A computed fold for a 74-nucleotide RNA from a Pseudomonadota bacterium, annotated as transfer RNA. NCBI's taxonomy places the organism under Bacteria, Pseudomonadati, Pseudomonadota. Its Rfam family is "tRNA". About the family: Transfer RNA (tRNA) molecules are approximately 80 nucleotides in length. RNAcentral holds the sequence, with entries from ENA.
RNA sequence: GGACCCGUAGCUCAGCUGGUUAGAGUAUUUCAUUGACAUUGAAAGGGUCAGAGGUUCGAAUCCUCUCGGGUCCA
Repeated sequence: GGACCCGUAGCUCAGCUGGUUAGAGUAUUUCAUUGACAUUGAAAGGGUCAGAGGUUCGAAUCCUCUCGGGUCCA
C1' cells in the first nucleotide's frame, strides 16, 4: 500500500437483507427474604447504536467518507 471482518448499556453479546418503546445476561442501586451474610425474588437507573453526510414516509439495519480494533496478502 491492497482486500476483508468488527464497533449497540460499566463488561459479554443478540437485534431475522428497513417499520412504530433499542433488548438479554452480568454488574450497580433500592425493596422483600435472613439473627447477619450469601442465595433467591421484585423494581429502578444506565445507550448521541464509533463519528459525519446521503437514500427513504421511516435507518442500529442500505450507500459514501472518516476514526478505532483485528485477520490476510504484498